RNA sequence: CCAGUAAAGGGGCAAACUUGCUGAAAGGCAGGGGCGCAAAGUUUCGGAUCUAAGGUAGAAAUACUAGGAUGGCCGGACUGCCUGG
Numbered sequence: 001c002c003a004g005u006a007a008a009g010g011g012g013c014a015a016a017c018u019u020g021c022u023g024a025a026a027g028g029c030a031g032g033g034g035c036g037c038a039a040a041g042u043u044u045c046g047g048a049u050c051u052a053a054g055g056u057a058g059a060a061a062u063a064c065u066a067g068g069a070u071g072g073c074c075g076g077a078c079u080g081c082c083u084g085g
Base pairs, nucleotide, nucleotide: 001085002084003083004082012037013036017032018031019030020029021028022027035072041078042077043076045075046074047073048070049069050068054065055064056063057062
């Protein structure tokens, strides 16, 4: 630098559900749990999706809107364990 078909070692992460805290919500954090994951490590840069407090429109109902959120939705960027070449 390239590859990951199969297997192994030390391990790592942790879905649903659940308890507590937090948030307007989506969601987040911590404990239990373990569906899965070789980048399920980092990053909202592009796309996608979720929410709509505030704002705008409206008589109201409601609609629109991200400076909110998802990196375990996809792509990109950066970094990295093991094995083989």
Molecule: c-di-GMP-I riboswitch aptamer